[in-house]
RNA sequence: CACGUUUCACGCCACACCAGGGGUAACCCUGGGCCGGAAAGCCACGGGUCCACAGAGUUUGUGGACAGCCGGGUUGCCUGG
Numbered sequence: 001c002a003c004g005u006u007u008c009a010c011g012c013c014a015c016a017c018c019a020g021g022g023g024u025a026a027c028c029c030u031g032g033g034c035c036g037g038a039a040a041g042c043c044a045c046g047g048g049u050c051c052a053c054a055g056a057g058u059u060u061g062u063g064g065a066c067a068g069c070c071g072g073g074u075u076g077c078c079u080g081g
Stems, first nucleotide, its partner, number of pairs: 005081002012037002017032006035068001041074003045071003048066007
């Protein structure tokens, strides 16, 4: 210096829920909150789930959402072993 694994401390993020706002909706943003996380940073490439519209007749198409559903890609911090 690189990689893997693990860990004390200092830190980081923020489930549910609540308030305000956006959106037809899923859901998102801000503030509060703190279940959890060692990538719970980012990416919609694959699978999956959810929403809307149309059709079909038990499933299809189009558009959208979810990265804290899984896989994958990519970037990376601190301390000790």